About this RNA
A computed fold for a 354-nucleotide part of an RNA from a Planctomycetota bacterium, annotated as large-subunit ribosomal RNA, domain IV. Model confidence (mean pLDDT): 85 of 100. Its Rfam family is "Bacterial large subunit ribosomal RNA". Lineage of the source: Bacteria > Pseudomonadati > Planctomycetota. The full RNA is in RNAcentral, with records from ENA.
Context: one part of a larger RNA
RNA sequence: CCGUCUUUAAGGAACUCGGCAAAUUGACCCCGUAAGUUUGCGAUAAGGGGUCCCUCCAGACGCACUUGGUUUUAAUUGAGUGCGUGCUGAGGGCGCAGUGAAGUGGCUCUGGCGACUGUUUAUCAAAAACACAGUUCUCUGCUAACACGUAAAGUGGAUGUAUAGAGAAUGACGCCUGCUCGGUGCCGGAAGGUUAAGGAAGCAGGUCAGCCUUCGGGUGAAGCUUGCGACUGAAGCCCCGGUUAACGGCGGCCGUAACUAUGACGGUCCUAAGGUAGCGAAGUUCCUUGUCGGGUAAGUUCCGACGUGCAUGAAUGGCGUAACGACUGGAGCACUGUCUCAAGGACGGACUCG
Repeated sequence: CCGUCUUUAAGGAACUCGGCAAAUUGACCCCGUAAGUUUGCGAUAAGGGGUCCCUCCAGACGCACUUGGUUUUAAUUGAGUGCGUGCUGAGGGCGCAGUGAAGUGGCUCUGGCGACUGUUUAUCAAAAACACAGUUCUCUGCUAACACGUAAAGUGGAUGUAUAGAGAAUGACGCCUGCUCGGUGCCGGAAGGUUAAGGAAGCAGGUCAGCCUUCGGGUGAAGCUUGCGACUGAAGCCCCGGUUAACGGCGGCCGUAACUAUGACGGUCCUAAGGUAGCGAAGUUCCUUGUCGGGUAAGUUCCGACGUGCAUGAAUGGCGUAACGACUGGAGCACUGUCUCAAGGACGGACUCG
C1' cells in the first nucleotide's frame, strides 16, 4: 500500500448520476392500525408494550377421587380434596443488557409504465419487452381450413366437428372506441373492353402423279408438309359495388363583437374525409430551465394546472384504475464512516530482513 472484517467523538446524506454500499428493522405474544378499494384487500400498514429466575397470597384449564341434585341406560350440573400445566395475574430477585449468542421485514407519502402469478437475450440487458385470462375480426361443413411431405402416398389437425379448429390484432377490470372506401388489400358482381394455350373457315409456299413443251422448261389434283390466319376461347386486369377492432388517412387562407384582446360568427380554396370524446411541455414539447402554483433558505428533476399538441388521440387502442413489481422518477422519517476527515484494531497478501 491492497483485500476481507470490525469499532468510532461531534454532526447526520453536507457524499454521489443516484443513500451505491453500510447501518437501522427483525422472532413470538398483547394492544392498535389510515387513505383508497374490484369489499378480496390495503395490513406484519403505521405506531406502542412485553419476553429471564423464584414463590403462590390468586385465578383459569385438564385429570382422578368423594359427595349432592336432575335422570331410562348414560349424560349434565353444584360442592370438596389431590395432582398437573407450551395459560393468566400478583409479589419478590439478579445483571449494563432476559427472542442476553446465531438466524430472522427499515418504514411512509406521491407520480410513470405494465393489470396480476409467470417468461426472456446459457456467457454485459429481467425490463415498460414476451406471454396471459378477457375482447374483436377473418377463414374452415369434414377427404375441413391450415401444416409437414421430392410429383406423391401418408401424417398432424382429430379418434376433434363451428360452444370446434386455424390465422391475425388488442391485452384483467371500469367508461368508451368518433369521421373517412379516394389509394392499397380483401369480398361480391357479371353486361361491356382487353386477354393464353388449344381449336379453326380460309389464304400462301414446298414436294409431287399427270399434262404441255421450242427439250431449256412450264403447269400442276390428292396426299404429306411449312407459314399466316377471320372467328372461337377461362381466370386475371379494366369496370361496378361492399368492407376500417382491413393496410391506412383525419387541411389552408382572410375577415368579424361599443377600450384592447379574443373570435361564438361569416367568406373562400382544396379534400375520400378534415382529429370527435379524452389526454396533453407527456417515456411524445424543438424553441424550453415555456408560464403559474406547491414543495426547499435556495429545485434544468418532481407534483398540480394552463394549451401556443415543432410532431397526442381512440383495439398500430384512448383515458382511468384497487392489488401486484429484484421496474423507473420525486419527497420525507428512522438510521448510519457515504461524507466533513479521518483514526484505531483483527486476519491475509504485498513489501523489508533472513